A computed fold for a 102-nucleotide RNA from Sporosarcina luteola, annotated as Purine riboswitch aptamer.
Rfam family: Purine riboswitch aptamer. Rfam's curators write: Riboswitches are metabolite binding domains within certain messenger RNAs that serve as precision sensors for their corresponding targets. A reference for the family is Batey et al. (2004), "Structure of a natural guanine-responsive riboswitch complexed with the metabolite hypoxanthine", Nature.
The sequence was found by an Rfam model in a public genome assembly.
[in-house]
RNA sequence: AAAAACUGCAUAUAGUUUUUUCAUAUAAUAGUGGGGAUAUGGCCUGCGAGUUUCUACCUGUUCACCGUAAACGAACGGACUAUGAAAAGCUAAAGACUGGAA
Numbered sequence: 001a002a003a004a005a006c007u008g009c010a011u012a013u014a015g016u017u018u019u020u021u022c023a024u025a026u027a028a029u030a031g032u033g034g035g036g037a038u039a040u041g042g043c044c045u046g047c048g049a050g051u052u053u054c055u056a057c058c059u060g061u062u063c064a065c066c067g068u069a070a071a072c073g074a075a076c077g078g079a080c081u082a083u084g085a086a087a088a089g090c091u092a093a094a095g096a097c098u099g100g101a102a
Stems, first nucleotide, its partner, number of pairs: 011094001013092004018088008026056001029049001031047005041066002050057001058078006
């Protein structure tokens, strides 16, 4: 190094219209036109940007701010969608083991 024998091992494969988790994307973000509300309010609608990306681009709580005007801000929490991976479940056909019969 090769071959044989013996012993030991029970699982691995394929599919998945199901569920969950994780990763990536995006920060559920920012810009802007028109309209609307006004301290019991702080929205509605359109456009483009952002993703090797379809879709989405909102909501809740708390704190602030605006003295009635036209403009909103911060922090924290909460999704969907696209792609990939993993786990579980389910399905299929094999295999292993045990027992019985011929």